The RNA shown here (c-di-GMP-I riboswitch aptamer) has 82 nucleotides and comes from a soil metagenome. The model forms 95% of the base pairs in the Rfam consensus. Its Rfam family is "c-di-GMP-I riboswitch aptamer". Rfam's curators write: GEMM was predicted in a large-scale screen for bacterial structured RNA regulatory elements.
RNA sequence: GAUAAGGGCAAACCGGCCGUGAGGCCGGGGCGCAAAGCCGUGGGCCAAGCGGAUUCGUCCGGUUGGAAGCCUGGCUGCCGAA
Numbered sequence: 001g002a003u004a005a006g007g008g009c010a011a012a013c014c015g016g017c018c019g020u021g022a023g024g025c026c027g028g029g030g031c032g033c034a035a036a037g038c039c040g041u042g043g044g045c046c047a048a049g050c051g052g053a054u055u056c057g058u059c060c061g062g063u064u065g066g067a068a069g070c071c072u073g074g075c076u077g078c079c080g081a082a
Stems, first nucleotide, its partner, number of pairs: 001079001008033002013028006031069001037075003042071002045066004050061004
């Protein structure tokens, strides 16, 4: 980072299985992505349950778990026009 080349990944949704749940795996499917590859640093988000406050609308705290295609941070990678 381009009307390049070779490719890569795979949203929503659907089916099956697992899980209290968030969600995960497999298959189908492609919304999109120049890191939508890897990690999970910080912030944020989601779930479970506990404690506290409450104007009963909700809010705060920390624990465990989750996704990370929200931002940030770290590591690595294909090609080569301006």